Predicted 3D model of a 690-nucleotide part of an RNA (large-subunit ribosomal RNA, domain II) from a Dehalococcoidales bacterium. The full RNA is in RNAcentral, with records from ENA.

Context: one part of a larger RNA
RNA sequence: UCUGGCGAGUUACCCUCGGUGGCUUGCUUAAGGCACUCUGUGCCGGAGGCGUAGCGAAAGCGAGUCCUAACUGGGCGAUCCUUGUCGUCGGGGGUAGACCCGAAGCCGGGCGAUCUAGGCAUGGCCAGGAUGAAGGCGCGGUAGCACGCGCUGGAGGUCCGAACCCACCAGGGUUGAAAACCUGGGGGAUGAGCUGUGCCUAGGGGUGAAAGGCCAAUCAAGCCCGGCGAUAGCUGGUUCUCCCCGAAAUGUCUUGAGGGGCAGCCUCGCGCCAUAGUGUCACGGUGGUAGAGCACUGGAUGGGCUCGGGGGACCAAAAUCCUACCAACCCCAACCAAACUCCGAAUGCCGUGUACAUGUUCCGCGGGAGUGAGCGGGCGGGGGAUAAGCUCCGUUCGCGAGAGGGAAACAACCCAGACCACCGGCUAAGGCCCCCAAGUGCAGGCUAAGUGGUAGAAGGAAGUGGGAUCGCUGAAACAGCGAGGAUGUUGGCUUAGAAGCAGCCAUUCAUUUAAAGAGUGCGUAACAGCUCACUCGUCUAGUGGUCCCGCGCCGAAAAUUUGCGGGACUAAGCCUGCCGCCGAAGCCGUGGGACCGCGUCAGCGAUGACCGGUCGGUAGGGGAGCAUUCCGUGCGGGUUGAAGGUCGGUCGUAAGGCCGGGUGGACUGCACGGAAGAGAUUAUGCCAGA
Numbered sequence: 001u002c003u004g005g006c007g008a009g010u011u012a013c014c015c016u017c018g019g020u021g022g023c024u025u026g027c028u029u030a031a032g033g034c035a036c037u038c039u040g041u042g043c044c045g046g047a048g049g050c051g052u053a054g055c056g057a058a059a060g061c062g063a064g065u066c067c068u069a070a071c072u073g074g075g076c077g078a079u080c081c082u083u084g085u086c087g088u089c090g091g092g093g094g095u096a097g098a099c100c101c102g103a104a105g106c107c108g109g110g111c112g113a114u115c116u117a118g119g120c121a122u123g124g125c126c127a128g129g130a131u132g133a134a135g136g137c138g139c140g141g142u143a144g145c146a147c148g149c150g151c152u153g154g155a156g157g158u159c160c161g162a163a164c165c166c167a168c169c170a171g172g173g174u175u176g177a178a179a180a181c182c183u184g185g186g187g188g189a190u191g192a193g194c195u196g197u198g199c200c201u202a203g204g205g206g207u208g209a210a211a212g213g214c215c216a217a218u219c220a221a222g223c224c225c226g227g228c229g230a231u232a233g234c235u236g237g238u239u240c241u242c243c244c245c246g247a248a249a250u251g252u253c254u255u256g257a258g259g260g261g262c263a264g265c266c267u268c269g270c271g272c273c274a275u276a277g278u279g280u281c282a283c284g285g286u287g288g289u290a291g292a293g294c295a296c297u298g299g300a301u302g303g304g305c306u307c308g309g310g311g312g313a314c315c316a317a318a319a320u321c322c323u324a325c326c327a328a329c330c331c332c333a334a335c336c337a338a339a340c341u342c343c344g345a346a347u348g349c350c351g352u353g354u355a356c357a358u359g360u361u362c363c364g365c366g367g368g369a370g371u372g373a374g375c376g377g378g379c380g381g382g383g384g385a386u387a388a389g390c391u392c393c394g395u396u397c398g399c400g401a402g403a404g405g406g407a408a409a410c411a412a413c414c415c416a417g418a419c420c421a422c423c424g425g426c427u428a429a430g431g432c433c434c435c436c437a438a439g440u441g442c443a444g445g446c447u448a449a450g451u452g453g454u455a456g457a458a459g460g461a462a463g464u465g466g467g468a469u470c471g472c473u474g475a476a477a478c479a480g481c482g483a484g485g486a487u488g489u490u491g492g493c494u495u496a497g498a499a500g501c502a503g504c505c506a507u508u509c510a511u512u513u514a515a516a517g518a519g520u521g522c523g524u525a526a527c528a529g530c531u532c533a534c535u536c537g538u539c540u541a542g543u544g545g546u547c548c549c550g551c552g553c554c555g556a557a558a559a560u561u562u563g564c565g566g567g568a569c570u571a572a573g574c575c576u577g578c579c580g581c582c583g584a585a586g587c588c589g590u591g592g593g594a595c596c597g598c599g600u601c602a603g604c605g606a607u608g609a610c611c612g613g614u615c616g617g618u619a620g621g622g623g624a625g626c627a628u629u630c631c632g633u634g635c636g637g638g639u640u641g642a643a644g645g646u647c648g649g650u651c652g653u654a655a656g657g658c659c660g661g662g663u664g665g666a667c668u669g670c671a672c673g674g675a676a677g678a679g680a681u682u683a684u685g686c687c688a689g690a
Base pairs, nucleotide, nucleotide: 001690002689003688004687005686006685011096012095013094014093015092016091017090018089019088020087021086022085023084026050027049028048032044033043034042035041036040054061055060064076065075066074067073099237100236102234106227107226108225109224110223111222117201118200119199120198121197122196123195124194125193126191128160129159130158131156135152136151137150138149139148140147164188165187166186168185169184170183171182172181203219205215206214207213240625241624242623243622244621245620250263251262252261253260254259264371265370266368267367268366269365270364271363276361277358278357279356280355281353282352283351284350285349286348291343292341293340297337298336299335301333302332303331304330306327308326309325310323311322312321313320374399375398376397377396378395379394380393381392382391383390404415405414406413419592420591421590422589424588425587426586430582431581432580433567434566435565439579441578442577443576444575445574446573452569459554460553463551464550465549466548467547468546469545470544471543472542480538481537482536483535484534486511487510488509491505492504493503517532521530522529593615594614595613596612597611599610600609601608602607626679628676629675630674631673632672633671634670635669636668637667644663646661647660648659649658650657651656
């Protein structure tokens, strides 16, 4: 992992609501008893319960009562529509294990020290080698000691190193040879040594050279059994079918935040049927947002005017004067604001309507829920960084719980809401060269960047197309080429020098001229030199500036791969207009089904035909069925072959039903009704097999 089997809302009692049945001149018996055809049926049994009256804490009073001294007061009742009760079935709640499995744990009683920790008793073991303490003896030495030397001696948690014990390092092993090992190296090895046997200490207890270590592969409290089906606001699982409706992820409170209570939203039943509800339109009202504004509150820029202040002048003081400084009020101009408003929309909200549309969707009461983690997009905002697939509100749409088409792929973006069938048609978004259904469509323009096929700015540029405007130009422009570009003068000043060209000054003048600056740039130490302005010639037809618009260029760096979905494209790119076509589960057509309808017709009715509307769906509510086992009643089948299993056929919208062949070898079916150990691909489910 597969196959088969087992596997989860049950039962008792109480409450509540509904269906159904009995009685209602209220209903009903419990224990117990009697009878009988005796684990049942019938009959007694009225104790008791519910109902028939409420109010008050109560005494109590009573259609009233309580509060109060007392109500013209208030609360709860009565008055009216009234039902009540017992059985049974079902929905829900409560108490019980209460849908099933699952803790870690807590407590009780026992079993354990054959592992291991420590201890007690009694035994055993430690090759070999080295070192050479005390002491002793001798000699020396001393007054005597001390002391020295030699020999002897054989101490030690001494040294080296096997057995033995340990486990520091590395490698291997890691579904191992092994639930701790193997190999090589390492440490201790007369000691706090190692070890055999017997015995002792036990679970909040032991033992511990102390690591929360060890106490039988288990230890921050052993193991077994019991309390025990502990509890689990948590996780997982919860078994046949079809039909109708269909949510929520919000508010508030919560030792509350992944749980609940109440409300909201869903469903089912009953009631209500109107000036109901809802949408649009019209009208009336409400408000202080967007915008705008500066009249208030604040902020804020420049100017004017001018208190006050600073500085300066003057000055004994006071005063006065000046001020390109600071600056109140006021004036002019121009601004800013969620917590500013002289103003002020659109939407919204409330109301009115004999308007239009829809037609019970409203509202009330009652039974059953689920939800109370939301998420994305648009719009308006707060937080953040005018970040986040960020976070928190509001509003709307969607996903959630929504399939289909488009966006290459892609919950929530665009289109569009799937009852079923069809080898029919029309469209939406989006597309129509090939992959790939449909135009290599038409007309006009733009782009040369593969721009298109970016995510992109400030900024930059004789890219290119269009428009506007201002100049010059056949009295010859613009560009090129030829020539000139002089003189007073080296202007004056300054300076070492300053001669057009360091710098300063100047109405920078004048002369000769076709024209030529007291000089545009380069250059020199300064001159010189080159050049420009300006002029003539040559040449010939346009030439220069500014602004606006379209499309493009640069700006432009990221990690697997150039990534337009690809091929490819110069139109198959972009803009404008036009025609056609493709394209979905949308719409239409044809056939079929179901549900709803105080629609029409038929029928007593169940229902049928037609018509109209509806039929995506998670949690969840409601409805109708299929199948299994057993029971009751009735009717059947079976050795001339039952059930089961297998292959095939067939019927039904489904769960499923029926028929036939062969297998099998003894039970079994149908109708109606009843009762449940009543349906399994999922629980790291349980058992067995593979």

The prediction has a mean pLDDT of 86.